Small-subunit ribosomal RNA from an uncultured prokaryote, 1411 nucleotides, folded computationally.

RNA sequence: AGUGGCGGACGGGGGAGUAACACGUAGGAAUUUGCCCAGUAGUGGGGGACAACUUAGGGAAACUUAAGCUAAUACCGCAUACGACCUUUAUUCGAGAGCAGGGGAUCUUCGGACCUUGCGCUAUUGGAUGAGCCCGCGUGAGAUUAGAUAGUUGGUGGGGUAAAGGCCUACCAAGGCGACGAUCCGUAGCUGGUCUGAGAGGAUGAUCAGCCACACUGGGACUGAGACACGGCCCAGACUCCUACGGGAGGCAGCAGUGGGGAAUAUUGCGCAAUGGACGAAAGUCUGACGCAGCAAUACCGCGUGUGUGAAGAAGGCCUGAGGGUUGUAAAGCACUUUCAGUGGGGAGGAAAGGGUAUAAGGUUAAUACCUGGUAUCUGUGACGUUACCCACAGAAGAAGCACCGGCUAACUCCGUGCCAGCAGCCGCGGUAAUACGGAGGGUGCAAGCGUUAAUCGGAAUUACUGGGCGUAAAGCUCGCGUAGGUGGACUGUUAAGUCAGAUGUGAAAGCCCUGGGCUCAACCUGGGAACUGCAUUCGAUACUGCUAAGCUAGAGUAUGUUAGAGGGAAGUGGAAUUCCGGGUGUAGCGGUGAAAUGCGUAGAUAUCCGGAGGAACACCAGUGGCGAAGGCGACUUCCUGGGCCAAUACUGACGCUGAGGUGCGAAAGCGUGGGGAGCAAACGGGAUUAGAUACCCCGGUAGUCCACGCCGUAAACGAUGAGAACUAGUUAUCGGGAGCUAUAUGCUUUCGGUGACGCAGCUAACGCAUUAAGUUCUCCGCCUGGGGAGUACGCCGGCAACGGUAAAACUCAAAGGAAUUGACGGGGACCCGCACAAGCGGUGGAGCAUGUGGUUUAAUUCGAUGCAACGCGAAGAACCUUACCAGGCCUUGACAUCCUGCGAACUUUCUAGAGAUAGAUUGGUGCCUUCGGGAACGCAGUGACAGGUGCUGCAUGGCUGUCGUCAGCUCGUGUCGUGAGAUGUUGGGUUAAGUCCCGUAACGAGCGCAACCCUUGUCCUUAGUUGCAGCACAUAAUGGUGGGAACUCUAAGGAGACUGCCGGUGACAAACCGGAGGAAGGUGGGGACGACGUCAAGUCAUCAUGGCCCUUACGACCUGGGCUACACACGUGCUACAAUGGUCGGUACAGAGGGUUGCCAAGCCGCGAGGUGGAGCUAAUCCCAGAAAAACCGAUGUAGUCCGGAUUGGAGUCUGCACCUCGACUCCAGGAAGUCGGAAUCGCUAGUAAUCGCGAAUCAGAAUGUCGCGGUGAAUACGUUCCCGGGCCUUGUACACACCGCCCGUCACACCAUGGGAGUGGGUUGCAAAAGAAGUGGGUAGACUAACCUUCGGGAGGUCGCUCACCACUUUGCGAUUCAUGACUGGGGUGAAGUCGUAACAAGGUAGCC
Repeated sequence: AGUGGCGGACGGGGGAGUAACACGUAGGAAUUUGCCCAGUAGUGGGGGACAACUUAGGGAAACUUAAGCUAAUACCGCAUACGACCUUUAUUCGAGAGCAGGGGAUCUUCGGACCUUGCGCUAUUGGAUGAGCCCGCGUGAGAUUAGAUAGUUGGUGGGGUAAAGGCCUACCAAGGCGACGAUCCGUAGCUGGUCUGAGAGGAUGAUCAGCCACACUGGGACUGAGACACGGCCCAGACUCCUACGGGAGGCAGCAGUGGGGAAUAUUGCGCAAUGGACGAAAGUCUGACGCAGCAAUACCGCGUGUGUGAAGAAGGCCUGAGGGUUGUAAAGCACUUUCAGUGGGGAGGAAAGGGUAUAAGGUUAAUACCUGGUAUCUGUGACGUUACCCACAGAAGAAGCACCGGCUAACUCCGUGCCAGCAGCCGCGGUAAUACGGAGGGUGCAAGCGUUAAUCGGAAUUACUGGGCGUAAAGCUCGCGUAGGUGGACUGUUAAGUCAGAUGUGAAAGCCCUGGGCUCAACCUGGGAACUGCAUUCGAUACUGCUAAGCUAGAGUAUGUUAGAGGGAAGUGGAAUUCCGGGUGUAGCGGUGAAAUGCGUAGAUAUCCGGAGGAACACCAGUGGCGAAGGCGACUUCCUGGGCCAAUACUGACGCUGAGGUGCGAAAGCGUGGGGAGCAAACGGGAUUAGAUACCCCGGUAGUCCACGCCGUAAACGAUGAGAACUAGUUAUCGGGAGCUAUAUGCUUUCGGUGACGCAGCUAACGCAUUAAGUUCUCCGCCUGGGGAGUACGCCGGCAACGGUAAAACUCAAAGGAAUUGACGGGGACCCGCACAAGCGGUGGAGCAUGUGGUUUAAUUCGAUGCAACGCGAAGAACCUUACCAGGCCUUGACAUCCUGCGAACUUUCUAGAGAUAGAUUGGUGCCUUCGGGAACGCAGUGACAGGUGCUGCAUGGCUGUCGUCAGCUCGUGUCGUGAGAUGUUGGGUUAAGUCCCGUAACGAGCGCAACCCUUGUCCUUAGUUGCAGCACAUAAUGGUGGGAACUCUAAGGAGACUGCCGGUGACAAACCGGAGGAAGGUGGGGACGACGUCAAGUCAUCAUGGCCCUUACGACCUGGGCUACACACGUGCUACAAUGGUCGGUACAGAGGGUUGCCAAGCCGCGAGGUGGAGCUAAUCCCAGAAAAACCGAUGUAGUCCGGAUUGGAGUCUGCACCUCGACUCCAGGAAGUCGGAAUCGCUAGUAAUCGCGAAUCAGAAUGUCGCGGUGAAUACGUUCCCGGGCCUUGUACACACCGCCCGUCACACCAUGGGAGUGGGUUGCAAAAGAAGUGGGUAGACUAACCUUCGGGAGGUCGCUCACCACUUUGCGAUUCAUGACUGGGGUGAAGUCGUAACAAGGUAGCC
């Protein structure tokens, strides 16, 4: 190597299939079971082969052919058996094998026989274990899958299996399954358990354990105790490999490993030392099971990275209010320790067996052999392993990261960035001061980890069994009848299914939990217990539920008698009105509207009278009245018919309630057929309105509305409230019955049934409901689960159609919604106020000019202010300056501030260049203090810190201001009400200028506002008399010039006075109002100052201040010149006018309040004048501006573009000023424009006001028609609150809250996304009908071959091969079904900073809205 035996069906792997007796659990009967255990019986006697081997071939190989030899516990007969099967018996069938050891007697051919032990073998009985089969229950989704089934369901005969059975076959019957979900489709291995959760549940099925199925895909059998067999066989298929092209080989979902895929998952390790398995008598062999090691922080547990001390609170970093704070005892420094890692040394346990020797005891035996086996002793087995552990050595030595810091949620600052870059779990951050982005410092939380992503449960009572809801938030079927089902009055008995209790069995182990033990602890391991809430069996209990039997009457029903009613159906009848037709009267309009027009009418309308026709609807009665299940029902009469209420009795005896499917009724519109058609009226036509008007309004008008029959089946079909039953305060009204009482009435009380209002408890998110519940309970049904997409698509069902029913998903958003609150708003309502309107007066808008603005222009025309609330505003005054702008020139520590150094007093005269800034030269002058060093002030030069900026941001700010608005409001404390936001107070009745006051009042008080207090003005008094002032006196041309005076005026200090105090009336005995008296003044006497909480990101960075940013030989500073003054134009505010209430000329009166020494400036003189000259007085009740203030008054004059008006232009001057060219004011002379009272529109004003007249002041060298003040003269009108504007209070609606300048809808256009349809196209799965038929099994068998047994020797029995039939895998065809992908084109949907058109909705949304 081979023969033979056993094993290979175990162990190991991954989960494709499977919705099933596959799994789980509890049972069952018709079976089998190698090895193992116990028992019984046996193990007798023969035969023929084939491997290996040898020889000869074939083949590339795999392999194979032929001949020959041979053994067995391999193979085959015979005998004997318990037994099995059939049968009445007889009968028939069926077993075997030896090997190893020992030996006393006996025998021997010396091989052995014989006996015995062990192992093996055969038959059989039982056990144990494993396996097969049957069955109750449990174990996911879809009904847009409702019917499915022919070996299907059962029976009989037969076959088959280890075994029951349609498991198979023939015949017979027509069954069996399904709404308690069959069938079909898609998904899935099941369980113990695991995760989560308080639990109930939900999700899940890795590791470990049990079961199942699978082994490249499909089919098949063989062998065997066991397989239809992972590392066996045959066939078919796909794939890979070898080949000599003929033919062969293979199956890692075993352990490692490779490739590929992927976000991602390890070593081609060591060992059988242990545990376990197979074989063996054993030694032992095999074992990628297993034990270990390696890789990965993947997870759990434990440990370390030091400990103590240490304030100069170091340095550095960061922040800063510049002082400091923080990092931080942290570090350094000092003193210690040495786990872990490192080096060296030592060193358990896991080892028990096994083997050798010796020797008790037991079984067996003839036996001291053998076997079993205790004890003693010897020997000897470790992969891990440089093991755990221990000792020694050295040194703080080798050892900390990650996330976060807006809220949720613990933790904050700086810088950078500037809706960029980016962040983000949700809300949301980021557009120049980001605790939210990025970095830094600091902090917080975890820690050898931290964070992210994905997933599950929880929170989520957000699928609600425990444990939700349905009036308005999502949600009650349109309403009945009724099937199945669910549920059901009272009493007695039976039963014991549910229910309750005991016992027994089971509920594997592991896990979880409790409690011990072992590793130094823990994780981990291990002993014990509990639990496993379940199922089954059995013994009981009988209240309740159920089943059953008998009876009961309270539920329900029937009968009798009344009664109300637009209940339903049919037939008939009636009057009023509209319209039309005929006739009469009658004449020019009618009709219609916001106003009109279309329309009708002289061919006679409208109006009116008479007659007729026809259709539809039924005024008054009429009523939160009636009837009906709902829809709905309204003239009257008749017929047919349903239901209800009431009263009293009788009867039936639970007959009840609800009701998935089913079935019927069911407004309006619509559809079909046939009628009918007066009025009304979609569509349509015309007229208006309008930007348009496919509308609202008007004139017409067809379907339709009506009837009959048949469909449709929906409505905001609503009480947005399912049906039934019971219980739970009342008051009041009304409808239909009954009873009782009395004062007999239009009466009262009570009861049953219906319909309303209010209201307690209770309920409700609130609103509200409240015996007609939305309260408290019971029964049954229907329905809901964020908004949109969408009640849509597809499919199916119904329908003539229209359409209805059922009913999603993708995608998208972070809301959608309810009720109530506070505001705001309304082309909602009520009340009130304001020069808001009205009544008046005067203006603006037209002209010329002044001034401001816009625009344009320009080198520059500096900047700001922009509806009211910018525009004669900042600017109370731009020729230079101012000045910020432009051009040119010039300076750089600077024009200005502080500090440092050096020099010099400071300062000053003159000249030259230049446009000047500036540059150069030059004269005079040496001061003050001193401790003698120097110092102070000032100038020049230098250096750097810094200066400087009218550069930006008023959306970073302070301050100041405007405005609503001098409107009457805005709030708080306590209390009360409400879950709350909030309300109350503050609303209500009066009243007021007023939230002013009174009364009422769940409010009581208070604050900021109102008013008052302050200033001024009006009357009086007191005090005081210079510069002011009567009378008296003096003086003068005249004068407070002077004396005397202190009355008056006045001045300026202080007081008085006015408070609805008094009277009358009204009112509520109030507040208050009206009238009156007195009074200088009367109801806030007039005027001023004074401006609540707040609004407008209102205005101002150019008054000032200031954060941040920006410039730094310039965006800073200086100088000269220019500009801010421009000019086709537009607007605002003013002045002057247009004239007779006037202009011009002449004459004559009367103010107030101011200002003045860089000033006001008198008299006098000169000039026509502006002005000049002059110099008195005055620091002001003294003098001056300043004159007669002007208008006014008295006279004169006399007219139309003027005797108005004065622009513009020419000439000549004055003044200021360094200087009037750009660019001043004024004077004189000359000339003399527009303009004859102003379109649409618009402004101011209510009394000393408007209007009109002049005067003064600030600014200022000069320069007002502006501004701010002052006085003179001095009106008209207000009926009133309808309207316009603004405001206040109450109420109402709201989809608004950036608050109506709000919100918001649809088409169209563009981009993107998902989706439906779509001629089709391509796959998957599957049904039916066929074809096909490998291997195999079974049946048949004419052919071929054939060792054992039998034989009469011929052959037979039996077997093998072949052929054939049946079944059947792959495969093929046809017709379908279903699903996925794709498809020109097409439908709607969703989303998207700034598109188009309109304005549908929200307010009465401008036509109420909606179905």